[in-house]
Description:
The RNA shown here (Glycine riboswitch aptamer) has 78 nucleotides and comes from a Chromatiales bacterium.
């Protein structure tokens, strides 16, 4: 110097479960607080184990977030 691998970044994809009830505040789906039902694909624990579970945590219309997966050569002409 190249080039390859992991990780970060970036762009796209991206499931699941209550538009839950009672209260106060705004007065739609938002905030808190308390009850119940439910999800598993940030994390996190149990396990040899990426399966399978647990559901502390987060989460259950729209944003967001999200495992995982793809892409992240040059020139040239339009």
């Nucleotide at each position: 110097a190249g080039g390859g691998u992991c990780g970060g970044c970036u762009c796209u994809g991206g499931a699941g479960a209550g538009c839950g009830g009672c209260c106060g505040g705004a007065u739609c789906a938002c905030c808190g607080g308390c009850c119940c039902a439910c999800c598993g694909a940030a994390g996190g624990g149990g396990u040899c184990a990426u399966a399978c579970c647990c559901u502390c945590a987060g989460g259950u219309a729209u944003c967001c977030g999200a495992a995982c997966a793809g892409a992240g050569g040059g020139g040239c002409g339009g």

About this RNA
Its mean pLDDT, the model's own confidence on a scale to 100, is 76. The organism belongs to Chromatiales, within Bacteria. The sequence was found by an Rfam model in a public genome assembly.